[in-house]
RNA sequence: GGAGAAGACGAGGUGGUCGCUGGUGGCUUAGGCCACGAGAGGAAAGUCCGGGCUCCAGAGGGCAAGGUGCCGGUCAACGGCCGGUCGGGGCGACCCGAAGGACAGUGCCACAGAAAACAAACCGCCACGAAAGUGGUAAGGGUGAAAUGGUGCGGUAAGAGCGCACCGGGCCGCUGGUAACAGGGGCCGCAUGGCAAACCCCACCUGGAGCAAGACCAAGCAGGAGGCAUCACGCAAGUGAUCGCGGCGGCCCGUCGCGCAGCCUCCGGGUCAGGUCGCUCGAGCUCGCCAGCAAUGGCGCGCCUAGAUGAAUGACCGCCGCCGCCAGGUUGUACUCUGGCGGAACAAAACCCGGCUUACUGUCCUCUCCGACG
RNA sequence: GGGGUUGUAGCUCAGAGGCAGAGCAACCGGCUCUUACCCGGUCGGACAGGGUUCGACUCCCUGCGGCCCCACCA
Numbered sequence: 001g002g003a004g005a006a007g008a009c010g011a012g013g014u015g016g017u018c019g020c021u022g023g024u025g026g027c028u029u030a031g032g033c034c035a036c037g038a039g040a041g042g043a044a045a046g047u048c049c050g051g052g053c054u055c056c057a058g059a060g061g062g063c064a065a066g067g068u069g070c071c072g073g074u075c076a077a078c079g080g081c082c083g084g085u086c087g088g089g090g091c092g093a094c095c096c097g098a099a100g101g102a103c104a105g106u107g108c109c110a111c112a113g114a115a116a117a118c119a120a121a122c123c124g125c126c127a128c129g130a131a132a133g134u135g136g137u138a139a140g141g142g143u144g145a146a147a148u149g150g151u152g153c154g155g156u157a158a159g160a161g162c163g164c165a166c167c168g169g170g171c172c173g174c175u176g177g178u179a180a181c182a183g184g185g186g187c188c189g190c191a192u193g194g195c196a197a198a199c200c201c202c203a204c205c206u207g208g209a210g211c212a213a214g215a216c217c218a219a220g221c222a223g224g225a226g227g228c229a230u231c232a233c234g235c236a237a238g239u240g241a242u243c244g245c246g247g248c249g250g251c252c253c254g255u256c257g258c259g260c261a262g263c264c265u266c267c268g269g270g271u272c273a274g275g276u277c278g279c280u281c282g283a284g285c286u287c288g289c290c291a292g293c294a295a296u297g298g299c300g301c302g303c304c305u306a307g308a309u310g311a312a313u314g315a316c317c318g319c320c321g322c323c324g325c326c327a328g329g330u331u332g333u334a335c336u337c338u339g340g341c342g343g344a345a346c347a348a349a350a351c352c353c354g355g356c357u358u359a360c361u362g363u364c365c366u367c368u369c370c371g372a373c374g
Numbered sequence: 375g376g377g378g379u380u381g382u383a384g385c386u387c388a389g390a391g392g393c394a395g396a397g398c399a400a401c402c403g404g405c406u407c408u409u410a411c412c413c414g415g416u417c418g419g420a421c422a423g424g425g426u427u428c429g430a431c432u433c434c435c436u437g438c439g440g441c442c443c444c445a446c447c448a
Base pairs, nucleotide, nucleotide: 001370002369003368004367005366007364008363009362012320013319014318015317016316017315018314020039021038023036024035025034026033027032041346045357046356048355049354050353051352052351053210054209055208056207060253061252062251063250065206066205067204068203069202070084071083072082073081074080085099086097087096088095089094100201101200105199106198107195108194109193122141123140124137125136126135127134128133149167150166151165152164153163154162168190169188170187171186172185174183175182176181214277215276216275217274223267224266225265226264227263228262229242230241231240232239233238243259244258245257246256247255248254269447270446271445284303285302287300288299289298290297291296322343323342324341325340326339327338328337375444376443377442378441379440380439381438384398385397386396387395392428400416401415402414403413404412421437422436423435424434425433
C1' cells in the first nucleotide's frame, strides 16, 4: 500500500421555552389543573420461515397438497445457528454451494451435426476392386453446451481396453471416524451421457384460522327470502334403520353434533365502526462464574424497560461537538486558528417472541493474509 | 393490523423452456381540394436483481409496485 474476517455504536451532548401520550399522587365539583416519574428500532420494515397464545371437537386413519434434503450438534421450534465432510473459486487470509436418487418409470435435449442415446458412420484411414462399389475401423477432422472414459507404450492392413502402466469408474473387504467421509488393499477392461430450481422415487416434517383470534358489557334498528326427514316398532316417552345438514376448511373412511321455542345461507338494517379485558413479567435484560471448539446451556446477584387505538415520543432558540465547501490569518502546501454557508442516513411500535432477508449515513475497535522497503 | 392475487408495447390481452406476437393508439408515406375512412410501412416491451439450465418471459429465490377481501350488534 492492497485485501479478508468478526464486532460495537447508529446521530449527537447540554441548557432554556412551548407542547404530546400513558402511569402515580394531590386539588377541583367534573370541564379540567398541578407535581413527580416514564415514553420507538437495529432494522420497529418486508411478512419470507418458525413458535407462544386464542378459537375451531384436545385435532383419528388413508389419499392428495405443501415443505425440507451431505453429516453431527443446538434450540420451544425452524428452511435459523454452530462445528465438520465433500465440491468449486482465490497465491493467501478466506469466500461460495437448494450438496439425496439419472440401470424404478415417464419426458425433454432447439439450431447445427452422420449420429443426442438398446443406436448410428459425413469427411477420413485400411483391405479388395479397373471403376462403381463392398467390407473393416472409431485413431484424426468437422458439428454442438454435451459425442460412448483420459494420457502413454505396445499391437494392427488400418484401428480399437485389443493388451499393459498410471489416472478416472464400479464392486467387495480392512483401518480411522458417532457420522458424512477419508486412507489403503483386492477384483472387474469397464456399451448404457445431461437435465430432478421437469414430472417423479426415497426419507423426514406439516390439522385449520388468525388479536379484525377470542371473552364480557352497553347503545341502536326492520325485517325479508330460501334450505333443513322419512320409514319401522311402540298408547306415549322413546328406540332403531336410512337420509339430509354442519364440523374435523381439499377428498374418502371413520366419528361427533343437529334435524323446527332451533340451526345454516343470502339480501336488507343498525352502530359518530362505543367501552373493558386479551395487553405486556417475558423462551426478558445487565453483570459475574462454570460446562462446551462453538452455537448454546446451567447457576448466582441485581433490574423492570411504551402499551397507545387514527394512534403520543415533537418544535424553536443559545452554546459545545462531527463532516464538507469557501474566505482570511500566511510566501505555496499541510497542520492549526478565526469567520461564513451547508449537511447529518434508513426509517418509526400496534398481541408477543426466535430467526432470515432487504434498506442505510458516518464513526470506532480487534484479528488475519499478500506485497514492498528497512 | 391480517390474508389473497397479480405484473408482457402507450392501452386491452395471447403465447408458456428453443428467433416475443395480435388489435387499438403513435409516427411516416399514399389516396383526397382537405379531414375522416381505407392501403403500405416504421417505432416501441418481459417490474428490478440474482440463481438453475447449453439456453429463462416461462422454473427457483430476494426486493418493488398494483388490485381485492376481512369489524361489531341484532

This is a predicted complex of two RNAs, RNase P RNA and transfer RNA, with 448 nucleotides together. It holds a member of the Rfam family "Bacterial RNase P class A". By type it is a ribozyme.